Source information:
The part of an RNA shown here (large-subunit ribosomal RNA, domain IV) has 329 nucleotides and comes from Reichenbachiella faecimaris. Rfam family: Bacterial large subunit ribosomal RNA. The prediction has a mean pLDDT of 88.

[in-house]
Context: one part of a larger RNA
Formats: sequence, C1' cells, structure tokens
RNA sequence: UCAUGGCUAAGGAACUAGGCAAAAUGGCCCUGUAACUUCGGGAGAAGGGGCGCCAGCUUCGGCUGGCCGCAGUGAAAAGGCCCAGGCGACUGUUUAACAAAAACACAUGGCUUUGCGAAAUCGAAAGAUGAUGUAUAAGGCCUGACACCUGCCCGGUGCCGGAAGGUUAAGGGGGGGCGUUAUCUCUUCGGAGAGAAGCGCUGAACUGAAGCCCCGGUAAACGGCGGCCGUAACUAUAACGGUCCUAAGGUAGCGAAAUUCCUUGUCGGGUAAGUUCCGACCUGCACGAAUGGUGCAACGAUCUGGGCACUGUCUCAGCCAUGAGCUCG
Repeated sequence: UCAUGGCUAAGGAACUAGGCAAAAUGGCCCUGUAACUUCGGGAGAAGGGGCGCCAGCUUCGGCUGGCCGCAGUGAAAAGGCCCAGGCGACUGUUUAACAAAAACACAUGGCUUUGCGAAAUCGAAAGAUGAUGUAUAAGGCCUGACACCUGCCCGGUGCCGGAAGGUUAAGGGGGGGCGUUAUCUCUUCGGAGAGAAGCGCUGAACUGAAGCCCCGGUAAACGGCGGCCGUAACUAUAACGGUCCUAAGGUAGCGAAAUUCCUUGUCGGGUAAGUUCCGACCUGCACGAAUGGUGCAACGAUCUGGGCACUGUCUCAGCCAUGAGCUCG
C1' cells in the first nucleotide's frame, strides 16, 4: 500500500449521477392498523407492549407473588418502513458468458381463411402434420386482465364481389401476297415473259380466358384525419361569418407527456435554496382511440421524486485483527 473483517467523539446523506456500499429492521405472543379497492385485498400495513429465573396456585391454557443483570428470541440464524408518480394488469419468458426490462408471452377482444381427401405446412411424389380433430374446430393477423369507450374518411394501396363494355395470349381462321413450274407466247436461238394444279413461305379480317381498365363493397384491412381572412359597447378573445382546398378534415378522452423544439414554458406544492418530482394551464414544433384512448385495486430484483429510521457515504479521519505485498534469512 492492497484485500477482508471489527470499533469509533460530535454531526447524520453535508457523499454521490444515484443512500452505491454499509448500518438499521428481523423470531414468537398480545395489541393495533389508513387511503384506496376488482370487497378477495391493501396487511406482517403503520404503530405499541411482552419474552429470564424461583415459589405458590392451577380448569394445565395460565394466574399471583418474589429475585438478578447494562442486557432474558441474553450466542448464531430470522422483513427496514412510509408517501407520490410513470410503464406493464397479474404468475411467467428472454439476449447460455456486458441488457431481466417498459421487451416477449399471457387470459380477454376482434378481423379473416377453412365444410373435411378442410384451409395451412413439409415433400419431386408417395406420404405426413393439421387430427384419429370437424366451425364451441383448425390456421393466419392484430390487440393485450378489468372498467368506460373505440369517432370521421373507401380518393390511393390491398382484399372481396360484379360481369355489360374497352384492352388482351396461345389456339382457331384464312382474304391477300410471294416462291417453284406442267404448259403457252415471243425470240437476235443465248434467252425473255405469262403461268393452272400441287407443294412450300407469309399472313389481313373475324373468333379467343383470366388479368388490367371499369362498377360496387370493405378501415379491430395498409393507411389518412386542412389553410387564410374578418367579427362582441375598455382591452383581450372569438360562440359567429366569408373564402379556398380535400376522400375526410382529429370526435371522446388525455396533454410541456417514455411524446414539448422554443423550454429550466407559466402558476401552485414540496426545499433556506428544486433544469428533476407532484398538481394545474393548453400556445399538442410533432397525443388520440384494438399500429388501441383514458382510468385502475393487486403485483414488480422495473424506472422517477420525496420522507422516517439508520449509519465512516461524507465533514475527516483514527485505531485494531487476519491475509498479501515489502525487507531480511
């Protein structure tokens, strides 16, 4: 000096990003116990008292009296507690070895597919899972207990339905054109021209499904949910009016929020002093309704703020023990 352990005057979080670490609480019996609440809880809430030994009595549970110590669950082992808020209802699950959470799951709710040789999945197929199940079933997607609710938009994209019209492939079809030449014509006898059938090449009109266009539906499908100007007898503000645009212009509720840039917004509370915290306000840069909205008892090795108790965290250090280090051998 380091590690581990023990003690410490006065103060008691002044430490620190943060009470991290440590201290404190701790068992059993009695008493007593708030808000809130889904009436189960909360709750071991909180808080208070007792605990040894001896004698007598006893209904054998205890009761009464006495005695000792600083101390009686006499050593060891054995919850710290309270207030408020965020998130997630809960018990669970997870990054084996930096993350345990607000992430995942979950019961609940909804949409959707599937009539059974089901849909879906694996496989080239056979076959298998689904399921020795049958729509109170099985698959996919979203939401995430419970309470109160879940507004408007179908223009775009997707999905579902429709089949009149437009477009549209192979195929069918074969008008027409071209090549070849039996033959015919002309000839300067070298050749030139015309040309049926057949064979071949090409191929117009017409016909021709789904799809797309088109017409409807559908948002707990993907998603979206405005701007400018004016106006009331102080001022301010605008219930009201005008105008432009849109598929429709954000309803209820919440709101400087796990979301607020400006921002340490403003006011109130808590502190002597509070960029955090709590309650409000609403000017929502850029909340908002199953990509769920707002609440919520219980729960949480969760996150945030405050308090009581307690302490070497600190003011500010000191001492002791054990081990290591160091020196010598």